Predicted 3D model of an 82-nucleotide RNA (c-di-GMP-I riboswitch aptamer) from a soil metagenome. It matches the Rfam family "c-di-GMP-I riboswitch aptamer". Rfam's curators write: GEMM was predicted in a large-scale screen for bacterial structured RNA regulatory elements. The prediction has a mean pLDDT of 87. The sequence is in RNAcentral, with records from MGnify.
[in-house]
RNA sequence: GGCAAACCCACCGAAAGGCGGGGACGCAAAGCCACGAGGCUAAAGCGCUCCACAAAGGCGCAAAGCUCGUCGGGCUACCGAA
Repeated sequence: GGCAAACCCACCGAAAGGCGGGGACGCAAAGCCACGAGGCUAAAGCGCUCCACAAAGGCGCAAAGCUCGUCGGGCUACCGAA
């Protein structure tokens, strides 16, 4: 020299979350890859409930969604000084 958490604004998304601007808690790979484990979300789906045998609503299950700033693994890496 580099990146940028929380938070604020605009946009995308059902959500988790993402993207841009502002902003710095931190980071020596906080550069890249969802490959393994973990975590988050639950629109569609399935089951239950309610109801009228419905729709809408409520509850549960569950990733094909997300997270590389949770950990592991893989790939890559500029200049200067001592």